About this RNA
Small-subunit ribosomal RNA, central domain from an uncultured bacterium, 348 nucleotides, folded computationally. The full RNA is in RNAcentral, with records from ENA and Greengenes. The coordinates come from a structure-prediction model, not an experiment, and the mean pLDDT is 88.
[in-house]
Context: one part of a larger RNA
RNA sequence: UUGGGCGUAAAGGGCGUGUAGGCGGUUAGGUAAGUCAGGAUGAAAUUCCUCGGCUUAACUGGGGAACGGUCCCUGAUACUACUUAACUUGAGUACAGGAGAGGAGAGUGGAAUUCCCAGUGGAGCGGUGAAAUGCGUAGAUAUUGGGAGGAACACCAGUGGCGAAGGCGGCUCUCUGGCCUGACACUGACGCUGAGGCGCGAAAGCUAGGGGAGCAAACGGGAUUAGAUACCCCGGUAGUCCUAGCUGUAAACGAUGGUCACUAGGUGUAGGGGGUUUUAACUUCUCUGUGCCGUAGCCAACGCAUUAAGUGACCCGCCUGGGGAGUACGGCCGCAAGGUUGAAACUC
Repeated sequence: UUGGGCGUAAAGGGCGUGUAGGCGGUUAGGUAAGUCAGGAUGAAAUUCCUCGGCUUAACUGGGGAACGGUCCCUGAUACUACUUAACUUGAGUACAGGAGAGGAGAGUGGAAUUCCCAGUGGAGCGGUGAAAUGCGUAGAUAUUGGGAGGAACACCAGUGGCGAAGGCGGCUCUCUGGCCUGACACUGACGCUGAGGCGCGAAAGCUAGGGGAGCAAACGGGAUUAGAUACCCCGGUAGUCCUAGCUGUAAACGAUGGUCACUAGGUGUAGGGGGUUUUAACUUCUCUGUGCCGUAGCCAACGCAUUAAGUGACCCGCCUGGGGAGUACGGCCGCAAGGUUGAAACUC
């Protein structure tokens, strides 16, 4: 390579958008490139089959087959393709409703921690397994009143909601993206996927400027211990927060790529719509999401099971024994940290 695979054994790209490419709904006509049929050609020898000739074989003679293919000579038109015309179920637009921690900016609220000022008060507080370091007669802890500042939003809160993923939670306003439902008015295949590219991307980290209450790597001290560069305690700086930029990685996980179709059910929940009902509840049907259980089927088993890991189609990514190694070298990117691409020798 042909294959076989990718939830947990190696293997789904962190996520989107989209270029090339690949694939693509229904009907009718045309063309005949692919496709199919016929024809021609594909020298002989060689090869294969068969029948002969040398005592046999090698060797050799006859006959047949075969010969990657090629030609465009003739024809067929189901499928693919190209083209013309049309369609509405895929896709989209408009209309009427709906839910939401979706995003960005501005403003604002209360509880709590800390600090400052003042009052009361007078010896402890704090902390632990027990202590000590620490704080406190220069008046702490406690309590009352006032003030400052930063960060996070108890209850509601829910295998609830929204988002492509990362992620998003006090309240109000402004701007803004997506989704769902119902009717069917319009466009008429406009679709799916997507190598590269481009964008987004937790935390930590980096650059510059702010901010700094609490927490807290590093660090200092007290304990513990044989030791204790830890676990526990007292402190505490980067950082955590904001603005502008960089980094581009995670067990970025559902360890499960995207789209479409099909394949028993039961039960909860969220958002709509329809029927029934004194339109309230109940019940019933249906669409979209989110859970649990479970049939067939699948699976090495665990388990999955209309939210598939079942049955099929299309496109992309990735795997190919363990270690060496996500290392070295080189390229590209980055301020750096490093990221990305990514071997071999050797060894079992």